About this RNA:
Small-subunit ribosomal RNA, 3' major domain from an uncultured Eubacteriales bacterium, 475 nucleotides, folded computationally.

[in-house]
Context: one part of a larger RNA
């Protein structure tokens, strides 16, 4: 000066506590270990790896295996030689591919050529998700949105280095304010951006609809008021009073106000830590491979399955289950798409097909709620796993290995030990709904609204985490 202390002061966070709602027990999704396996590719490893990478493994992807095939190659540059080839048909063959036949160059020119494409051909190279993330850029995780992390001058010290950043108050904050060998500054904090929450101006179509018609319906005439859309402004600054406080920052009450003290949310991640993660997005040094560790095919696997272990989804029932009828969102997507209606089917869907590149028209039916009615506490009209039989749908192709109907099948489970997780408000808790990715496949990730709780006495205790300060055989 660091670090560390089962040393001291303070002080902060859903870190305890108070609650609520889980999870550890079931069945089943899924990922990871283990084992197996021709292979089950490869990473990722305590918080900070296990619904990660991968916003989606039938082939492809695909890196892994077994077999069959190539060697200037599946891609790129360059020389020589040709003038084809490519598609198309016939055969073999699992295919790759291999033999026939079959058509047969194209732009440009000063007619010497050049260009483009293809095929044969030498060789330089090509080519490797091979190896090192402990050689590396790039990026990212985490402490952590914690409030720190440094500088120039001066000044103190033989120096290492200290001051300044320490004290006294204050805040979320190294925020401010007082003070003081210190004065200033920089990168972190705030603000500055984006989104809700209010209001006014300006615009009224594809949205709206008060008044006047009109209709079966804002349907049409018509309005510019309100709802909204979506531009420009204002608004909030502790700006105003009281009170405490050092006359200061600040604090607490209140007023006005849609909002009050950072109004909610998000984007923003200082110097640094962990030889932290990624040579498999990329990019790279070195090293190795080169008739193979490169390339193509087909087939398989990555979906195995005594078992362990994260993390979710359903349940375990009457604050319920089911049958009927009836209300209310927001965000979004769409043309190799959304698909309305009409008909067919118990249904998945099919068969026709309007309309809309969409404030016009589609997905679209919200759902939990409300009303009626049923079931009476049962392993049940709870639960929906397993398995059977029939169907639909994507797609060259659902055996391995997909989803979706319908009918029969009806398994565990009657609320979960030790122990843990997660959230302080429109928050958890519940309930639908879009979407990316995708030909098809979500309980997975992102997203939008509906209904909507408890509890917070406090800071002894647990963990983490800041500031000051002591100790020290560590550096």
């Nucleotide at each position: 000066u660091g670090a560390c202390g089962g040393g001291g002061a303070c002080c902060c966070g859903c870190a305890c506590a108070a609650g609520c709602a889980g999870c550890g027990g079931a069945g089943c999704a899924u990922g990871u270990g283990g084992u197996u396996u021709a292979a089950u590719u490869c990473g990722a490893a305590g918080c900070a790896a296990c619904g990660c990478g991968a916003a989606g493994a039938a082939c492809c992807u695909u890196a892994c295996c077994a077999a069959g095939a190539c060697u200037u190659g599946a891609c790129a540059u360059c020389g020589c030689a040709u003038g084809a080839u490519c598609g198309c048909c016939u055969a073999a063959g699992a295919g790759a591919u291999u033999a026939g036949g079959u058509u047969u160059u194209c732009c440009u020119u000063u007619c010497g050529g050049g260009g483009a494409c293809a095929u044969g051909u030498a060789g330089a190279c090509a080519g490797g998700u091979g190896g090192u993330g402990c050689a590396u850029g790039g990026u990212u995780g985490u402490c952590g949105u914690c409030a720190g992390c440094u500088c120039g001058u001066g000044u103190c010290g033989u120096g290492a280095g200290a001051u300044g950043u320490u004290g006294g108050g204050u805040u979320a904050a190294g925020u401010c304010c007082c003070g003081c060998a210190a004065c200033g500054a920089g990168c972190g904090c705030a603000a500055c951006c984006c989104u809700u929450a209010u209001a006014a101006c300006u615009a009224g179509u594809u949205g709206c609809c008060a008044a006047u018609a009109u209709u079966a319906a804002g349907u049409u005439a018509g309005g510019a008021a309100c709802u909204c859309u979506a531009g420009u402004u204002a608004g909030a600054c502790u700006g105003c009073c009281g009170u405490g406080g050092a006359u200061a920052a600040c604090a607490c009450g209140g007023a006005g106000g849609a909002a009050g003290g950072u109004g909610g949310g998000g984007a923003u991640g200082a110097c640094g830590u962990c030889a932290a993660a990624u040579c498999a997005u990329c990019a790279u040094g070195c090293c190795c491979c080169u008739u193979a560790c490169g390339u193509c095919u087909u087939g398989g696997g990555c979906u195995a399955c005594a078992c362990a272990c994260g993390u979710g989804c359903u349940a375990c029932a009457a604050u319920g289950g089911c049958u009927a009828u009836u209300a209310c969102a927001a965000a979004g997507a769409g043309c190799a798409g959304c698909g309305a209606g009409c008909u067919g089917g118990u249904a998945a869907c099919a068969g026709u097909a309007a309309g809309c590149g969409a404030a016009u028209c589609u997905c679209a039916a919200a759902a939990a709620g409300a009303u009626a009615g049923u079931c009476u506490c049962a392993g049940u009209u709870c639960g929906g796993a397993c398995u059977g039989u029939g169907g639909g749908c994507u797609g060259c192709a659902a055996c391995c290995c997909g989803c979706c109907c319908a009918c029969a099948c009806g398994a565990a489970g009657u609320c979960g030990g030790a122990g843990u997780u997660g959230c302080u408000a429109g928050u958890a808790a519940u309930c639908c709904c879009g979407a990316a990715u995708c030909a098809g496949a979500a309980u997975g990730u992102c997203g939008g609204g509906g209904u909507g709780a408890a509890u917070g006495c406090g800071u002894u205790c647990u963990c983490g985490g800041g500031u000051c300060u002591u100790g020290u055989a560590c550096a």
Its mean pLDDT, the model's own confidence on a scale to 100, is 83.